[in-house]
The RNA shown here (transfer RNA) has 73 nucleotides and comes from Candidatus Iainarchaeum sp. The prediction has a mean pLDDT of 81.
RNA sequence: GGUCCUAUGGUCUAGUGGUUAGGAUGCUACCUUGACAUGGUAGAGAUCCCCAGUUCAAAUCUGGGUGGGACCA
Numbered sequence: 001g002g003u004c005c006u007a008u009g010g011u012c013u014a015g016u017g018g019u020u021a022g023g024a025u026g027c028u029a030c031c032u033u034g035a036c037a038u039g040g041u042a043g044a045g046a047u048c049c050c051c052a053g054u055u056c057a058a059a060u061c062u063g064g065g066u067g068g069g070a071c072c073a
Stems, first nucleotide, its partner, number of pairs: 001072007010025004018056001027043005049065005
């Protein structure tokens, strides 16, 4: 330098254009215990990497950018 893949709560991750962006884990409060652990209930936490485009409607499709990764040279 070229080609391809990828970016979603703190972490990991699901989501084939239309529902309030779902789950696990972690965190907070409460219940349970003599206490802890386990378990249960509830809650907070996401500009879906950024900019633009297509569309009635975009996390999702398209272009560009940025970060990460793989391969080739």